The prediction has a mean pLDDT of 81.
Predicted 3D model of a 73-nucleotide RNA (transfer RNA) from a Patescibacteria group bacterium.
RNAcentral holds the sequence, with entries from ENA.
Taxonomically the source falls in Bacteria candidate phyla (Bacteria).
RNA sequence: GCCGCUUUAGCUCAGUUGGUAGAGCAACUGUUUUGUAAACAGUAGGUCUCCAGUUCGAAUCUGGAAAGCGGCU
Repeated sequence: GCCGCUUUAGCUCAGUUGGUAGAGCAACUGUUUUGUAAACAGUAGGUCUCCAGUUCGAAUCUGGAAAGCGGCU
């Protein structure tokens, strides 16, 4: 220098060919217990890495940028 992959909640990840953003764990509250843990019930938490474009509508499609990982020379 060229090519490919990844970026979504505190962490690990889903999101099936564009139509209200989800799960597990963690956190918090409550029930239970003499107390803790466990169990059960509930709550909160995200501008989907950034900028622009297409569209009535974008996490999803297009272009560019950034960060990380890998390959080739």

The same sequence occurs in records of 2 taxa. It matches the Rfam family "tRNA".